Model confidence (mean pLDDT): 85 of 100. SAM riboswitch aptamer (S box leader), 105 nucleotides, folded computationally. It matches the Rfam family "SAM riboswitch aptamer (S box leader)". Rfam's curators write: The SAM riboswitch is found upstream of a number of genes which code for proteins involved in methionine or cysteine biosynthesis in Gram-positive bacteria. The SAM riboswitch acts at the level of transcription termination control. The predicted structure consists of a complex stem-loop region followed by a single stem loop terminator region. An alternative and mutually exclusive form involves bases in the 3' segment of helix 1 with those in the 5' region of helix 5 to form a structure termed the anti-terminator form. This entry represents the conserved core of the complex structure involving helices 1-4.

RNA sequence: ACCUUAUCGAGAGCGGUGGAGGGAACGGCCCGAUGAAACCCGGCAACCUGCGUGCAAUAUGCGCGUAAGGUGCCAAAUCCGGCGUAGGAACACGAAAGAUGAGGG
Numbered sequence: 001a002c003c004u005u006a007u008c009g010a011g012a013g014c015g016g017u018g019g020a021g022g023g024a025a026c027g028g029c030c031c032g033a034u035g036a037a038a039c040c041c042g043g044c045a046a047c048c049u050g051c052g053u054g055c056a057a058u059a060u061g062c063g064c065g066u067a068a069g070g071u072g073c074c075a076a077a078u079c080c081g082g083c084g085u086a087g088g089a090a091c092a093c094g095a096a097a098g099a100u101g102a103g104g105g
Stems, first nucleotide, its partner, number of pairs: 002104007013041001015040003021031003026081003042074003047070002049067007078097001083094003
């Protein structure tokens, strides 16, 4: 690379450096010199982890609370769409694709 699995309508700066791009790709539609990316600081959350605890108990499992060590994240639903179902239509439901965690490889 790839496989499994959980989650993806909540949350997060009126800071510094930096200078034109960014929102995965494609089609849209947006964001951006009233300053993009990136880096630093700051912050959010709580998947893994630590600690405490309830149920159950062979191992283990299912919760709750707490901390914040490992990740992650900080415009717009994963910004919307593409495939399927339903519909007069509509951010109706599902899938695919993607992202992130954890495990495998």